[in-house]
RNA sequence: AAUUCGCCCUUAGAGUUUGAUCCUGGCUCAGGAUGAACGCUGGCGGCGUGCCUAAUACAUGCAAGUCGAACGGACUAAAUAAGAGCUUGCUCUUAUGCGGUCAGUGGCGAAUGGGUGAGUAAUACGUAAGCAACCUACCUUAAUGACUGGGAUAACCUUUGGAAACGAAGGCUAAUACCGGAUAAAGGAAGUGAGGGCAUCUUCACUUCAUAAAAGUUGGGAUACAACACAUUGAGAUGGGCUUAUGGCGCAUUAGUUAGUUGGUGAGGUAACGGCUCACCAAGACGAUGAUGCGUAGCCGACCUGAGAGGGUGACCGGCCACACUGGGACUGAGACACGGCCCAGACUCCUACGGGAGGCAGCAGUGGGGAAUAUUGCGCAAUGGGGGGAACCCUGACGCAGCAACGCCGCGUGAAGGAUGAAGGCUUUCGGGUUGUAAACUUCUUUGAUUGGGGACGAAUAAUGACUGUACCCAAAAAACAAGCCACGGCUAACUACGUGCCAGCAGCCGCGGUAAUACGUAGGUGGCAAGCGUUGUCCGGAAUUACUGGGUGUAAAGGGCGUGUAGGCGGGGAUGCAAGUCAGAUGUGAAAUUCCGGGGCUCAACUCCGGAGCUGCAUCUGAAACUGUAUCUCUUGAGUGUUGGAGAGGAAAGUGGAAUUCCUAGUGUAGCGGUGAAAUGCGUAGAGAUUAGGAGGAACACCAGUGGCGAAGGCGGCUUUCUGGACAAUAACUGACGCUGAGGCGCGAAAGCGUGGGGAGCAAACAGGAGUAGAUACCCUGGUAGUCCACGCCGUAAACGAUGGAUACUAGGUGUAGGAGGUAUCGUCCCCUUCUGUGCCGGAGUUAACACAAUAAGUAUCCCACCCGGGGAGUACGGCCGCAAGGUUGAAAUUCAAAGGAAAUGACGGGGGCCCGCACAAGCAGUGGAGUACGUGGUUUAAUUUGAAGCAACGCGAAGAACCUUACCAGGGCUUGACAUCCCUCGAAAGCAGUAGAGAUACAGAUUAUUUUCUGAGCAAGGAGACAGGUGGUGCAUGGUUGUCGUCAGCUCGUGUCGUGAGAUGUUGGGUUAAGUCCCGCAACGAGCGCAACCCCCGUUGUUAGUUGCCAUCAUUAAGUUGGGCACUCUAGCGAGACUGCCGGUGACAAAUCGGAGGAAGGUGGGGGGGACGUCAAACCAUCAUGCCCCUUAUGUCUUGGGCUACACACGUACUACAAUGGCUGUUACAGAGGGAAGGUAAUUCGCGAGGAGGAGCAAACCCCUAAAGGCAGCCCCAGUUCGGAUUGCAGGCUGAAACUCGCCUGCAUGAAGUCGGAAUUGCUAGUAAUGGCAGGUCAGCAUACUGCCGUGAAUAAAUUCCCGGGCCUUGUACACACCGCCCGUCA
Repeated sequence: AAUUCGCCCUUAGAGUUUGAUCCUGGCUCAGGAUGAACGCUGGCGGCGUGCCUAAUACAUGCAAGUCGAACGGACUAAAUAAGAGCUUGCUCUUAUGCGGUCAGUGGCGAAUGGGUGAGUAAUACGUAAGCAACCUACCUUAAUGACUGGGAUAACCUUUGGAAACGAAGGCUAAUACCGGAUAAAGGAAGUGAGGGCAUCUUCACUUCAUAAAAGUUGGGAUACAACACAUUGAGAUGGGCUUAUGGCGCAUUAGUUAGUUGGUGAGGUAACGGCUCACCAAGACGAUGAUGCGUAGCCGACCUGAGAGGGUGACCGGCCACACUGGGACUGAGACACGGCCCAGACUCCUACGGGAGGCAGCAGUGGGGAAUAUUGCGCAAUGGGGGGAACCCUGACGCAGCAACGCCGCGUGAAGGAUGAAGGCUUUCGGGUUGUAAACUUCUUUGAUUGGGGACGAAUAAUGACUGUACCCAAAAAACAAGCCACGGCUAACUACGUGCCAGCAGCCGCGGUAAUACGUAGGUGGCAAGCGUUGUCCGGAAUUACUGGGUGUAAAGGGCGUGUAGGCGGGGAUGCAAGUCAGAUGUGAAAUUCCGGGGCUCAACUCCGGAGCUGCAUCUGAAACUGUAUCUCUUGAGUGUUGGAGAGGAAAGUGGAAUUCCUAGUGUAGCGGUGAAAUGCGUAGAGAUUAGGAGGAACACCAGUGGCGAAGGCGGCUUUCUGGACAAUAACUGACGCUGAGGCGCGAAAGCGUGGGGAGCAAACAGGAGUAGAUACCCUGGUAGUCCACGCCGUAAACGAUGGAUACUAGGUGUAGGAGGUAUCGUCCCCUUCUGUGCCGGAGUUAACACAAUAAGUAUCCCACCCGGGGAGUACGGCCGCAAGGUUGAAAUUCAAAGGAAAUGACGGGGGCCCGCACAAGCAGUGGAGUACGUGGUUUAAUUUGAAGCAACGCGAAGAACCUUACCAGGGCUUGACAUCCCUCGAAAGCAGUAGAGAUACAGAUUAUUUUCUGAGCAAGGAGACAGGUGGUGCAUGGUUGUCGUCAGCUCGUGUCGUGAGAUGUUGGGUUAAGUCCCGCAACGAGCGCAACCCCCGUUGUUAGUUGCCAUCAUUAAGUUGGGCACUCUAGCGAGACUGCCGGUGACAAAUCGGAGGAAGGUGGGGGGGACGUCAAACCAUCAUGCCCCUUAUGUCUUGGGCUACACACGUACUACAAUGGCUGUUACAGAGGGAAGGUAAUUCGCGAGGAGGAGCAAACCCCUAAAGGCAGCCCCAGUUCGGAUUGCAGGCUGAAACUCGCCUGCAUGAAGUCGGAAUUGCUAGUAAUGGCAGGUCAGCAUACUGCCGUGAAUAAAUUCCCGGGCCUUGUACACACCGCCCGUCA
C1' cells in the first nucleotide's frame, strides 16, 4: 500500500421520424479488444505470438531407447605361448585371450514427455465432500529373508518354402527367462474374548488353515566387505479408481420416456461398490423445478469488455478430459484396452513374380490440397527436465536457441540551436497582399540507430563442457550524412480554399452530397489526427435503462387473457413457547501455480521478468444469536365463513296466459287508381286493388311505465301469472377460528354470424331478380325475395367480447345527484333534515401522466399473484401440432425489406364541416362583349428575317408617350480590326471643313485653301504604331441590387414585460356589443407598445379676409367693342382663415360604445375624389431602362453601311372603334364649357381653293394664339327599305410632312357602296353627377391616334335583401395535409 467500514474516487453522450414540439421507439456513430485478413507505406532493437479452414492426403529425414555390472554366443583384437615359412625380424597357423563392438534371450522404459479438439450436454469439467468399497512400478522408511532342485528355448548349425514380407522342420545351449520343493507371519480366511465405531464393520490378544524368493551381477573378489539388484510385510509419499451433492447451452413447432428398465434376494465378475452380468421375485423409476428427443459445444483457471451487476470468449501459458486413418477387440504390464504395440473389419495409398505383403505426421520440420489467411525439410543437448545404466555414457524435434512475418506490445531514431530579404517555387487573391514559413537556403553543433575497425562477457553449478556467438556490451572513425508515411477535413468529429465535373463520373457509418459558382465527387495547395505505421473489413463487449436483479413497461405509443371456477405453485392476520432450515456473527479447512492489484528488485527505461503481500466476492465443517421468514404446539377474533331477521331486483330455467300492431284468408260496401321517390319506374289493380266494415288464421316482438335506473362473473336480461333456483345488500353478533388472496395447466360459461337433425315461418331480410341513377354501378334509392332470424337438441368459441383500464387488500381533501337498506331527530304521517353501509354517475384538490387525461369505482401511495410487450412491413401469414362435420379456431416462425412506423399536443393550410360578417359577389337594373366590317395586340403558320420580352386572375390598344430611313436589337450583301466609344505610351502635323471623281453607301482617290491657345515645355484636335484594353440589346431574373404587379385599401401583422405550459406555443389579438376598420366600449392574467386603419397632405363644394393685373364692370362717363377714364362691390385669380364635432333633440342600447330618425346647415355621420399599400405570399415580372457576380465571343456574338424585315396570312383568341337606324340620318339656323399646349413653336385678321390646304404675316414666352365645342334648341326632308341606314373595299384626281410615302404614312374631293336588320353557349362593367352618351385638349411626334392620359356638357334605372355562385375576414371543429387538397394516398396494368 492493496482489501474492508467510513472518506475519497468511479458511473458523459451525439445524429436521425416533424414546418416546429414533447414522448415512445428502432437504426447509426464516437471507446476498448483481436491467434486476425486486405490496401498504401516501411529504419532499428527487445519481449511475445504465428493453419481459427480439410480430425484433409502425405514424399523424405528425425521425434524411445538403454543395460555386456542378467545370459549364451559372434566379430575384432592388445598381449602371451607354441608351431611353420624363410627375404633373422617379418609373415602365417594354433591355443589362451585384456579391451572394444554387436544380432538374439532377459530387465527397465516405451501408459511420461509432445500433438489435436473430432466426439462428448455427461462414463466429461469446476467446486465441496466421501471410500468402514479400492489399487499404486520406480522412491523413502522399518522388519525379515534370500534354502534346495528341474526341464526347456532363442541365438547358432543343417535342410527347406517364398518375388518379398516372413517362415517351416531337425539338432545343440545359457540366464536376474521358465517350473517344482522347503522355510515363515507381521499379511489373507475362519473362530473366541475384550474395547471402539456408522448398519455392513473395525482394533488388540489367542487358535486353526493356505501361499514366496535371483545361494544374482560387479569390484583382482573369497561363506568376509562394499555397491546395485531380488522376495515378503507394515507405514509413508506420489499417482490413480469409484461414489455423492451442487453449478454452467438452445429448442415445448421435442410431452411423455423406460423391460436390465426401478428395486429386492442369491450367484458370478472386478483392485473395488454397483443390474456391472446372470437366475428368480415385485412393478416400479424419471418427468412442466422440463424427463425423452433434436441441434450446438471439449470443461476450467482465466481472457476481453463493463462504474458495477452482467455480457462475450475458452488462441498462447497452466489443470482436467477425450482422441490418434474409421469402427471393434483384447494381450502384456504396477499402470493401456496403448499416437510412433498386437488382432479383426472397412476406406484409401504403396510394392508385387498376382500367389501375397506393407502403411497410418491431430510429434518436429516439410509437401500437395483447402482457404482472406498462418513460418525453416535450421543449430545444439551448453542449460533445465526426462528414460536406461553402478558409472563413464547413450538417447531426447521435450527443451535451449537461431531463421521468416510490423501479427501484437514496448522502446529508440529519421537531427539540434540560430536564421527574414519573410528568398525562389507552389497555391490563392478584393491584385494591395496572404499562405506554405524559421519551414528552406545559410552558420554553428551533435552522432542514437545503420556502416567500418578494435576489444569482449554473464549464462558454468565444476576440473572438463557454450548451440546461441565473436552475440550483448565497451572503445574508436567518418559524414547530417542512409532512414516518413497513412487517413481525414458537410454535421456527428479536430481540420478549407481553388480548379475540373454537371443527378454524369462518383461518395456514403447514419443523416445525406452531385441537375454550371459542390468546404460532401476527382485533383492541387493548405490544415487536422496518428505515426513505422495508418486506414478498411470481420468478430465481441460498451454506449443500449434496447430483456430493466441492480434498472423498464401494458387507457390512447408494442402490450390485460372474453368471463368465471379451481389444481400445482407463489404470497399470507394478532399473542405465546420450542427448534434452528433460511438469516446474521465468529473460527477452521479449502479456493493449485500463473493471471489481476499493491509494495519492491533485475534487464540503461519500458514491454518483459523475479520476490513479498493482498485478493480470488465461492464451497464445506464447527460454534453461537433468535428479531424477521420457516416449522411444531397452544391460543385470539378483526380477515373469511355459518346462523337469525328483513326488504330490493328485465338474475336464471320451465309451464301457462294477454292485448295492440303487421301480414294472409273469407264476406260486405265501393271505384280507379294504389304504391314509391330528389324525380321516376319496376310492382299491385276493372279477373275489382288501395280505402273501409265484420269474422278468422298464424308467427314474432312486448308501446307507455323507462330513468348515465336495476340485476348478473362476463356474454347479456324488459307484457303478465305460477313453480323451481343462484347471488348480492342491510341489521344482529349466536357459532367456527386464518378456514385467506391469486392462480400456470385443467374444467365450465360465452353476442352475432355460421354448421347438423327435426319443427316453424307473420314481419324483416344476406344471396338473387327487376326498376332507377351512373362513363360504368356486381353499390348507396325503390319494388320483390330465398337462406336466416323463432323453437328443441348438438356443434362452433370468435367480436372495437371496450372502461381499448386483470384480480385482491389497506391508506390518501372535498362537493353534488341517483338506487337499495338501517339508525337518529321530528311528526297525524320515514314529509323534510342529519348520520351510516352498499351500488351507480358527474365535478374537483393533492398526487400521477409524454400530453390528453385519471383522481376513494385511481391511471395516486404500497404489498401479493397471474397474463402480456420489446422497431415498422413480411404476418397473425407459412410449416408442424391440437381442436372442429365444415367454415375455421388456437399455438405460431423465417427468408427478405425500410430508417423509420407510432402516441399526444401546438401552429398553419384545407373541408362538396358549422356559426358570424363583408365586397357590383349574387340578386334587382342599365349598357355591353361573344355574331358583322375595320383597327390594334397575341398565338399559329410562313419567311433569308418576319428581333425580343410578357402567359390564368395578375400576358394579349402590354414594354412601345406613336417601326417609311433612323429607331433596330433581326436578315442578305459590302466594309473595318486597339476598333463607333474611354484611359495610358511613342511618332507626326495637320485635320476638320470646301468643292471634284468612282461607288448602293460606308468608303477610297486626287485638288486648292486655312492652322487654335500658351512666354516655352505643353494643352486641344487629327493621323500612324505597339500593347494593356475597349465593346457585346450574348446566356443565366433559379446568382443579385433596384423597380413593379398581385392577394388588397383586405384589416390585419407583430413586439416588450408579465402569466400559463416540460415544450412547440398560448395569453394579449379570444368573449358580449359596435364599426368601413384589431373602429370604439365593456369584461377578462394580462399591462403596454409598434407597423397597418383613421387623421394630418392635395383637389372640389360654402363663406370671411388680404391683394386688384394682363382679370371684372353694379354705379358715373366713354366706345364699334370693358375700348378708355374710373372703381375693386361682384365674377375670377391665389394666399391666410372659418366651417362638421354624432356638437343638439328624440327612440333603441348595459346608464357604454354606438345606431335609427329629426332640427339647423352650403355640406351630416369617412361630405365627394386623389395620393398614401402593414408582416408577408407567388424562386411572380424585368440581366432589353439602369447597375451587377459568374460564364461565353474577341479579323466577331464587336462596329460601320445599303437594301429588306419587324406591316407576311388557310386560321384562332383578346381589346377597341363604327354600325345595324326614326330616342335616328341629312340640310339649314342658333346657344352654352373646362382643362391644357405654344419659340426649330402656336399662329390671327385678310385672301385663294368645293375641300384637304396655300398665300399672308399683325400680335404672343402669353387673359395673345390653338379655340367654331359637340350632343342640345328651332325649322325642313326622309317613312321602315339593306334604305337619304351603314360605311368597308376599290378607281380617278389632289393636298401635307419628309433626302425619300413602292414595299409601308395621314388627309381631301368625285365615284364605288361589302358585311351587317341587335348577335348561340358563355361572359364583362357599373350604386350618382355614377352608368350611358357627346365633344375638347395634351403627351409621344418631321408626319401618322379607333390607343393612352386628362377635361367639361347632357344625364338615368335598380338594390337597402344575403338562400345560392365567386373572393375575403374572425371564431370553432375534423385531418393520415405542411411542396400545405393542383395535398396525401389505394388497387390494377405496363

Overview
The RNA shown here (small-subunit ribosomal RNA) has 1390 nucleotides and comes from an uncultured bacterium. Its Rfam family is "Bacterial small subunit ribosomal RNA". Its family is annotated with structural constituent of ribosome and ribosome in the Gene Ontology.